Transfer RNA from a Verrucomicrobiota bacterium, 76 nucleotides, folded computationally.
It matches the Rfam family "tRNA". Rfam classes the family as a transfer RNA.
RNAcentral records the identical sequence in 5 taxa.
The RNAcentral record of the sequence draws on ENA.
Its mean pLDDT, the model's own confidence on a scale to 100, is 80.
RNA sequence: GCCAGAUUAGCUCAGUUGGUAGAGCAGCAGUUUUGUAACCUGCAGGUCACCCGUUCAAGUCGGGUAUCUGGCUCCA
Numbered sequence: 001g002c003c004a005g006a007u008u009a010g011c012u013c014a015g016u017u018g019g020u021a022g023a024g025c026a027g028c029a030g031u032u033u034u035g036u037a038a039c040c041u042g043c044a045g046g047u048c049a050c051c052c053g054u055u056c057a058a059g060u061c062g063g064g065u066a067u068c069u070g071g072c073u074c075c076a
Stems, first nucleotide, its partner, number of pairs: 001072007010025004019056001027043004049065005
């Protein structure tokens, strides 16, 4: 330099047909217990990496940028 993949909650990841963004763990509160943990119930937590475009409508489609991972090349 070229090619492919990834980027969504604090962490690990879904979201496959464009139509109100979700789960588990972690956190907080409650329940339970003599007490703690566990169980159970609830709550909170998101500029969907960034910019532009298409569309009535974009996490999802198109273009570009950035970062990470893997592969190829190593010519100058």